About this RNA:
Model confidence (mean pLDDT): 87 of 100. A computed fold for a 348-nucleotide part of an RNA from a metagenome, annotated as small-subunit ribosomal RNA, central domain. The full RNA is in RNAcentral, with records from SILVA. Rfam family: Bacterial small subunit ribosomal RNA. Its family is annotated with structural constituent of ribosome and ribosome in the Gene Ontology.
Context: one part of a larger RNA
């Protein structure tokens, strides 16, 4: 435990779906559950409470009245709630366009690299602040031809895009998902969070099997130093790829949960309309998404600022002085590694 709060001070769950439960547009009738008003009945004395008296006064004590509550009946019908019925402005679908590294698969490509063959050539190549370990007369390094191999995709690229987050970048074709915009039209609150659950979830780890160029934990040498379990350098293995199955975290960051509403503007850009124009640009409205500056307002300052941190409203997470500790113990999940939930003693 009222409350007051969560960019940065403690605090927004990694995101998403969607149960239960909490809230919910405009109208018309019904009802009377909540609500509101009367009325009665109960609410035992004592004790509170509030008043008047009485002991010279408290204490103590009498008398009155209340004790917010609860049954019962009456009434009211403006809010909720619940039943019938209507509506379109929320939501949803249909139609037409459309813009995108959005997902999954199979194929292809070109640099660049290591390797192996051969050619050509000879004494050095590498490496660094200097070197050294290391490669090289068994012919390296470079250089030209040719094969093979995995693994990323230069430019195009842009505070551009798409995605719910995590994330996505060569190129082609399959399957798939979401969104915008504009039109009339359809359906007729079908909404918005969402405890629980259920999926997805970077990277690194784990299983089995495959792969394996460069890179590179561990290791190993070589420097550096007092010392060098390091930054330098030379090699180098898991891993880094791929299929499948776990793992379920992360400065999973905007350090900003999610919807709706409202509140000056000004300029970039993406993507579509729609005006004006003979018309492509330019102009001027517009919706949608991404930046920046900024007024009013907020904010402890910093900043925010129609992509609010501003003004409201409805769920839902969390926070409550540092440590001790996101730790013990138990529980559940996990092959492990450990997640997840979560103290207390003790100290300041």
């Nucleotide at each position: 435990u009222u409350g007051g709060g969560c960019g940065u001070a403690a605090a927004g769950g990694g995101u998403g779906c969607g149960u239960a439960g909490g809230c919910g547009g405009c109208u018309g009738g019904a009802u009377a559950a909540g609500u509101u008003a009367g009325a009665u009945g109960u609410g035992a004395a004592a004790g509170c409470c509030a008043u008047a008296g009485g002991c010279u006064c408290a204490a103590c004590u009498u008398g009155u009245g209340g004790u917010u509550g609860c049954g019962u009946c009456u009434a009211a019908a403006a809010c909720u709630g619940u039943c019938c019925g209507g509506c379109u402005a929320g939501a949803g679908g249909a139609u037409g366009c459309u813009a995108g590294a959005g997902g999954a698969a199979a194929g292809c490509g070109g640099a660049a690299c290591u390797c192996g063959u051969g050619g050509u050539g000879u004494a050095g190549c590498g490496g660094u602040g200097a070197a050294a370990u290391g490669c090289g007369u068994a012919g390296a390094u470079a250089u030209c031809a040719c094969g093979a191999g995995g693994a990323a995709c230069a430019c195009c690229a842009g505070u551009a895009g798409c995605g719910a987050a995590g994330g996505c970048g060569g190129c082609u074709u399959u399957c798939u998902g979401g969104g915008g915009c504009a039109u009339u039209u359809c359906u007729g609150a079908c909404g918005c969070u969402g405890a629980g659950g259920c999926a997805c979830g970077a990277a690194a780890g784990c299983g089995u099997g495959g792969g394996g160029a460069g890179c590179a934990a561990a290791c190993a040498g070589g420097a550096u130093u007092a010392g060098a379990u390091a930054c330098c350098c030379u090699g180098g293995u898991a891993g880094u790829c791929c299929a499948c199955g776990c793992c379920g975290u992360a400065a999973a960051c905007g350090g900003u949960g999610a919807u709706c509403a409202u509140u000056a503007g000004g300029u970039a850009u993406a993507g579509g309309g729609g005006g004006a124009u003979c018309g492509a640009c330019c102009c001027c409205c517009u919706c949608u998404g991404u930046g920046c500056c900024g007024c009013a307002g907020c904010u402890a300052a910093c900043g925010c600022g129609u992509u609010a941190a501003a003004u409201g409203a409805u769920c839902c997470g969390c926070c409550u002085g540092g440590g001790g500790a996101g730790u013990a113990c138990g529980a559940g999940c996990g092959c492990a590694a450990g997640c997840u939930u979560a103290a207390a003693a003790c100290u300041c």